[in-house]
Molecule: transfer RNA
Organism: Candidatus Chloroheliaceae bacterium
């Protein structure tokens, strides 16, 4: 320089033929308990890595770019 992956919640990831974005885990608030802890019951979360384009509609299709990784040279 080329290629090839990956980029989604505070962290670890799903999200599958385009159709309203979800799981644990951590956090907060109760209940329970002498206190903790555990257990239960609820809450809290995202401009989907940036910018165009396609479409009624895009995390997800097309395109340049940036970030990490791993190959070739």
């Nucleotide at each position: 320089a080329g290629g090839c992956g990956u980029g989604u919640a505070g962290c670890u990831c799903a999200g599958c033929a385009g159709g309203u974005a979800g799981a644990g885990c951590a956090g907060c608030u109760g209940u329970c308990u002498g206190u903790u802890a555990a257990a239960c019951a609820g809450c809290c979360c995202g401009u989907c890595g940036a910018a165009g384009g396609u479409u009624c509609a895009a995390g997800u299709c097309c395109u340049u770019c940036c970030a990490c990784g791993c190959c070739u040279g």